[in-house]
This is a predicted structure of a 683-nucleotide part of an RNA (large-subunit ribosomal RNA, domain II) from a Dehalococcoidales bacterium. Rfam family: Bacterial large subunit ribosomal RNA. Gene Ontology terms of the family: structural constituent of ribosome and ribosome. The source organism's lineage runs through Bacteria, Bacillati, Chloroflexota, Dehalococcoidia and Dehalococcoidales. The RNAcentral record of the full RNA draws on ENA.
Context: one part of a larger RNA
RNA sequence: GCCAGCGAGUUACGUUAUAUGGCGAGGUUAAGGGACUUGACGUUCCGGUAGCCGAAGCGAAAGCGAGUGUUAAAAGCGCGUUUUAGUCAUAUGACGUAGACACGAAACCGAGUGAUCUAUCCAUGGCCAGGUUGAAGCAAGGGUAACACCUUGUGGAGGACCGAACCAGUAAAUGUUGCAAGAUUUUUGGAUGAGCUGUGGAUAGGGGUGAAAGGCCAAUCAAACUCGGAGAUAUCUUGUUCUCUCCGAAAUAACUUUAGGGUUAGCCUUGAACGAUUUGCUGUAGGGGUAGAGCACUGGAUCCAAUAGGGGGUUUAACCGACCUACCAACGGGAACCAAACUCCGAAUACUGCAGCAUAGUUCAGGAGAUAGACUGUGGGGGAUAAGCUUCAUAGUCGAGAGGGGAACAGCCCAGACCGUUAACUAAGGUCCCGAAUUUCAUGCUAAGUGAGUAAGGAAGUGAAACUUCAAAGACAGUUGGGAUGUUGGCUUAGAGGCAGCCAUCAUUUAAAGAGUGCGUAACAGCUCACCAAUCGAGAGGUUUUGCGCCGAUAAUGGACGGGGCUAAGCAUGAAGCCGAAGUUACGGAAAUAUAGUAAUAUAUUUGGUAGGAGAGCGUAGUUAGGGCGUUGAAGGUAUACCGUAAGGAGUGCUGGAGCGCUAACUAGUGAGAAUGCAUGGC
Numbered sequence: 001g002c003c004a005g006c007g008a009g010u011u012a013c014g015u016u017a018u019a020u021g022g023c024g025a026g027g028u029u030a031a032g033g034g035a036c037u038u039g040a041c042g043u044u045c046c047g048g049u050a051g052c053c054g055a056a057g058c059g060a061a062a063g064c065g066a067g068u069g070u071u072a073a074a075a076g077c078g079c080g081u082u083u084u085a086g087u088c089a090u091a092u093g094a095c096g097u098a099g100a101c102a103c104g105a106a107a108c109c110g111a112g113u114g115a116u117c118u119a120u121c122c123a124u125g126g127c128c129a130g131g132u133u134g135a136a137g138c139a140a141g142g143g144u145a146a147c148a149c150c151u152u153g154u155g156g157a158g159g160a161c162c163g164a165a166c167c168a169g170u171a172a173a174u175g176u177u178g179c180a181a182g183a184u185u186u187u188u189g190g191a192u193g194a195g196c197u198g199u200g201g202a203u204a205g206g207g208g209u210g211a212a213a214g215g216c217c218a219a220u221c222a223a224a225c226u227c228g229g230a231g232a233u234a235u236c237u238u239g240u241u242c243u244c245u246c247c248g249a250a251a252u253a254a255c256u257u258u259a260g261g262g263u264u265a266g267c268c269u270u271g272a273a274c275g276a277u278u279u280g281c282u283g284u285a286g287g288g289g290u291a292g293a294g295c296a297c298u299g300g301a302u303c304c305a306a307u308a309g310g311g312g313g314u315u316u317a318a319c320c321g322a323c324c325u326a327c328c329a330a331c332g333g334g335a336a337c338c339a340a341a342c343u344c345c346g347a348a349u350a351c352u353g354c355a356g357c358a359u360a361g362u363u364c365a366g367g368a369g370a371u372a373g374a375c376u377g378u379g380g381g382g383g384a385u386a387a388g389c390u391u392c393a394u395a396g397u398c399g400a401g402a403g404g405g406g407a408a409c410a411g412c413c414c415a416g417a418c419c420g421u422u423a424a425c426u427a428a429g430g431u432c433c434c435g436a437a438u439u440u441c442a443u444g445c446u447a448a449g450u451g452a453g454u455a456a457g458g459a460a461g462u463g464a465a466a467c468u469u470c471a472a473a474g475a476c477a478g479u480u481g482g483g484a485u486g487u488u489g490g491c492u493u494a495g496a497g498g499c500a501g502c503c504a505u506c507a508u509u510u511a512a513a514g515a516g517u518g519c520g521u522a523a524c525a526g527c528u529c530a531c532c533a534a535u536c537g538a539g540a541g542g543u544u545u546u547g548c549g550c551c552g553a554u555a556a557u558g559g560a561c562g563g564g565g566c567u568a569a570g571c572a573u574g575a576a577g578c579c580g581a582a583g584u585u586a587c588g589g590a591a592a593u594a595u596a597g598u599a600a601u602a603u604a605u606u607u608g609g610u611a612g613g614a615g616a617g618c619g620u621a622g623u624u625a626g627g628g629c630g631u632u633g634a635a636g637g638u639a640u641a642c643c644g645u646a647a648g649g650a651g652u653g654c655u656g657g658a659g660c661g662c663u664a665a666c667u668a669g670u671g672a673g674a675a676u677g678c679a680u681g682g683c
Base pairs, nucleotide, nucleotide: 001683002682003681004680005678006677011098012097013096014095015094016093017092018091019090020089021088022087023086026053027052028051032046033045034044035043036042057064058063067079068078069077070076101239102238104236108229109228110227111226112225113224119203120202121201122200123199124198125197126196127195128193130162131161132160133158137154138153139152140151141150142149166190167189168188171186172185173184174183205221207217208216209215242617243616244615245614246613247612252265253264254263255262256261267369268367269366270365271364272363273362274361277360279358280357281356282355283354284353285352286351292345293343294342298339299338300337302335303334304333307329309328310327311325312324313323314322315321373398374397375396376395377394378393379392380391381390382389403414404413405412418589419588420587421586423585424584425583429579430578431577432564433563434562438576440575441574442573443572444571445570451566457551458550461548462547463546464545465544466543467542468541469540470539478535479534480533481532482531484508485507486506489503490502491501514529518527519526590607591606592605593604594603595602596601618671620668621667622666623665624664625663626662628660629659636655637654638653639652640651642649643648
């Protein structure tokens, strides 16, 4: 791990509701006792009318009583009466008290057991190869006045040195289902000491012991272990066992030492009562101050003219005053704007009343679940008009929804699965191949593989439309020629002659020619342009709007149309087919509800579903009664193409070898795949 077995809403008492039954203004006994009977259970009678509930309430109570309490009250108000049904059993739902669906803590407390491990201590024993160093002391000699001191010996001290036993455990490797729940190998520290060690003994759990690490106290220590209180408690996690049918949620509000829990309401379900009160559509009658818009108010904010008032200036000896102003500028005027907390205005929706047509709603009572929501569209707030962000409102989907599409993809698009059918029509979406269905039709566009990811910005890409200028009195482009004169305009300047700069920018001759468009020179010169003519011979230039394209375009393995591939099999507009789902239809079958009916049946509607409510059944074990089967073979096992809508139920063969079904009721240790389930077994 698998298989088999075991494994979780029970029981007692009480409350409440429903169903059924008895009696009924009443209903009902408890403890206890007698008789009968049995292995045990039990059956029947008595009991006491004790008690309990109900038939009357109100008041704190005395008390009064269809009333009563409050009160000074005959007022008012509160609770009652006027509306008579209860009670005792049984079953079921729920709740309360109990372990109360099962398993699960870490902990707390009590009484005991432990120092054969380990910590420290006590008593009594044991152990430490070998080598080295060579303290004090002592001796001899030297030395001193005497000491001191020196030399040589002797001597054998030390938490001395090296290093076995012994003790430790430094580093690395191995080991890591190990040789081992801490080892092995190599290496290393101590090794006469605060040394190591044997035996016996002492200290015990909020206690010991501790050269102190919260260490150690029997592989257990920030409070040991064993048993008990004990089934502690667990707003937490996990698990909770057969089938079918009907309905079917919520992830919101308020409060909460509350936020992953509760209580009440909302939302679901079952029953009863009421009976169109509900909801939708249409019509009609309403109020509003949102979107939008506007500037009349409140504020913001720009320009213009005019003009108070300031500032500055001129004038005046100074004042008064007058004048000027490239400064600021109120009110008022003109023009153009902005606003959630502005409104002279003002929708659509929404909301409310009434009517018509369709259609389920409310109240009471029993039972819940849920109170972590998610995304998408729309209207807002927060954020950065960020987030698969957050928070409201509104609608949808998912949640609890399968099917088709979207390559794949809870929340997007289509569409709501009772069952069966190798039938048909469609939706979204598709129709070259993968891959069902058009290589369909018509008219255009695109050349970028755009299609098949993106912006500001950029560009003689290309299609369409509009306006405008020039043009047969010849345009645009090209070619040839001219492009002059006053004049070197004036100023400035060393110079300034079209062309450094400033001012002016005229005139003349002309077909035309700027006091000059650019290059150029020190300055001139030179080249060129505007402009004109000739040549040529038909369109040319500009602006705006718009379709489809281009660049902008950078990420780490090679790869973002689903792929192949496509110039349509791309884009736009239009047309005709077809494919395509559990949608709809066809055929067959089942069930629920309503109506009609005595019924059979008919008609109509319905039958996705988590939490959850309600209903109907299957099976297991036993009991009672009835009626059966079985050695001519029970149960059990095994094989099997049978029956039933399901849980399930038969028949037959083989095996097995002694008990077992069926029908009607009743009772429950009544259904396993999950609980890191079970010191139950097997493999």